[in-house]
RNA sequence: CGCUGAAUUCCUGGAUAAACCGGGAAGCGGGGGACCCAAGUUCGUCGGGGCGAAUCGUCCGUCGUGCCGCUGCUCUGCGGCCGAUGGGGCGUAGCGCCGCUCUUUCGGUGCGAGCCCGUCAGCUAACCCCGUAGGCCGACGAAAGAGGA
Numbered sequence: 001c002g003c004u005g006a007a008u009u010c011c012u013g014g015a016u017a018a019a020c021c022g023g024g025a026a027g028c029g030g031g032g033g034a035c036c037c038a039a040g041u042u043c044g045u046c047g048g049g050g051c052g053a054a055u056c057g058u059c060c061g062u063c064g065u066g067c068c069g070c071u072g073c074u075c076u077g078c079g080g081c082c083g084a085u086g087g088g089g090c091g092u093a094g095c096g097c098c099g100c101u102c103u104u105u106c107g108g109u110g111c112g113a114g115c116c117c118g119u120c121a122g123c124u125a126a127c128c129c130c131g132u133a134g135g136c137c138g139a140c141g142a143a144a145g146a147g148g149a
Stems, first nucleotide, its partner, number of pairs: 002136003008026007027132006037122001047120001048117004056091005061085004066081005094111005100147007
């Protein structure tokens, strides 16, 4: 310089410049919250919900006071089913990037996590509450049109 993301700008106090600790506003973002509408929900082997693109499937492995069968017959082992999985692999809904901007068409490339609430929340006007961080170089291509500099 640029990217991801809501995460930017301004004012002000301690205090007096920086660091530090607060406060306020605008902008941007998120949650709660009626009628109406919608829907049942939870418990019993499984709670439910929120932020986020980050869901779902399958295979391997591991686990289980679970269920069934065989073997054994105090004590075991094997197989199948079900469930779980901050273990690994392959895909995938979906989400970005390719640096003047937008549209279209190719090509390339990355992500597909994590965290929070705490038994509780559908939508939801008024109203109420909260955030305004952190992280980063894998890629830095091409064509057409329009605009801008």